A computed fold for a 74-nucleotide RNA from an uncultured bacterium, annotated as transfer RNA. Its Rfam family is "tRNA". Its family is annotated with triplet codon-amino acid adaptor activity in the Gene Ontology. It is recorded under the gene name trnR.
């Protein structure tokens, strides 16, 4: 240089196949509860869905480019 795969909450992935209000866990917070704490029940909070264009009524999901990261190959 070719090819394929991955990019989504602080974090480890879900969800795109087949477009229609973006989820789980665990973290943080906040409370019950305890003698103080963990631990444990309730609950909150958290996202430009890698970036820029293009298709749409509508894109995280379909299209082109880019830019990282892992494989494989020359």
């Nucleotide at each position: 240089g070719a090819a394929u795969g991955c990019u989504u909450a602080g974090u480890u992935c879900a969800g795109u196949c087949g477009g229609g209000u973006a989820g789980a866990a665990c973290a943080a917070c906040u409370g019950c509860a305890u003698a103080c704490g963990a631990a444990g029940c309730a609950g909150u909070c958290g996202g430009u869905c890698g970036u820029g264009g293009g298709u749409u009524c509508g894109a995280u999901u379909c299209c082109c480019a880019c830019a990282g990261c892992a494989u494989u190959u020359u």